The RNA shown here (Lysine riboswitch aptamer) has 186 nucleotides and comes from Ureibacillus chungkukjangi.
Its Rfam family is "Lysine riboswitch aptamer". Rfam links the family to the GO term lysine biosynthetic process.
NCBI's taxonomy places the organism under Bacteria, Bacillati, Caryophanales, Caryophanaceae, Ureibacillus.
Its mean pLDDT, the model's own confidence on a scale to 100, is 76.
The model forms 96% of the base pairs in the Rfam consensus.

RNA sequence: UAACAAGAUAGAGGUGCAAGCUGCAUUAGUAGACUUUCUGGAGGAUGGGCAAAUCCGUUGAUAGAAGUUGAAAGGGUCCCUUGCCGAAGUGAUAAAUCCAUUGCCUAGAUUUAUUUGCUGGUUUUGCAUUGAAGAAAUGCAAGAUUGUCAGAAUCAAAUACAGGGUUCUGGAGGGCUAUCUCUGAA
Repeated sequence: UAACAAGAUAGAGGUGCAAGCUGCAUUAGUAGACUUUCUGGAGGAUGGGCAAAUCCGUUGAUAGAAGUUGAAAGGGUCCCUUGCCGAAGUGAUAAAUCCAUUGCCUAGAUUUAUUUGCUGGUUUUGCAUUGAAGAAAUGCAAGAUUGUCAGAAUCAAAUACAGGGUUCUGGAGGGCUAUCUCUGAA
C1' cells in the first nucleotide's frame, strides 16, 4: 500500500412487495324469513359421516310452485395510510388454537418454530387446485419484458482520475452497488 475471506451500515430494480380503514362492484334478487296462497302427506334441525341427546312437526315437517321482503362472510378493486426490498410467496416437518350439545372418525382454517428447501421482479398463455365466478390467488410448463453481475464483439473516450453506449450469451437475491471495520501475501 492492494486483493481475497469475514462482519457491519446504507441503498437500487418498479404496473416493486405486504398489511390496514372507508367506499364501490360482485356474491344476489341468492341463502334466509313470512304464523301468506296452492300441491303434498311424515319426517326434519344441531360444519361432513356414524351413534347418543335435545328441539320442531298431522294446529301439517322435508320438498315443489307463486307472492312479499331480503342479507352476510371470504375473495376483488380506487384513493389514502403504514411497514419494507427474501420485500413476499410457497413446499416439507413439528406444535398449538378454532370451527360443533356430547363421543368417535374425517376435512378445513389460523398462528408459531425449524430445515437458513424453492422462486431476482413484472406480465402473457395453457393445465391443475381453491373459489359463486370468464374475478383473483397458488403451483407447474412455455414465452415476453426488465434490473443486476460475468463473458465476447463493437463504438466512443483515453494514454492512467480506465469511467460509458449498443448487441449477443449465460448465472442467481446466500446476489448487486457504495462506505467502513478486521485480517495480511509481497